[in-house]
The RNA shown here (transfer RNA) has 73 nucleotides and comes from a Pseudomonadota bacterium. Rfam family: tRNA. The RNAcentral record of the sequence draws on ENA. The organism belongs to Pseudomonadota, within Bacteria. Its mean pLDDT, the model's own confidence on a scale to 100, is 83.
């Protein structure tokens, strides 16, 4: 320099033939226990990396940019 991949909850990740975003862990509350741990139940938590475009409607499609990984030179 060029090509490819990734960016979604505090963390690890699903969800991409467009139709109002989910799981596990963590946190908090309750049950259980003499107390705690473990276990069970529930709750909370995200302007989906940024900015535009297309569309009635975008995490999803198109363009540009940022960061990370990777291949080639």
């Nucleotide at each position: 320099u060029u090509g490819g991949a990734a960016a979604u909850a505090g963390c690890u990740c699903a969800g991409u033939g467009g139709g109002u975003a989910g799981a596990g862990c963590a946190a908090c509350a309750g049950a259980c226990u003499c107390c705690a741990a473990a276990u069970c139940u529930g709750u909370c938590g995200g302007u989906c990396g940024a900015g535009g475009g297309u569309u009635c409607g975008a995490c999803u499609c198109c363009c540009u940019c940022u960061u990370u990984c990777u291949a080639a030179a």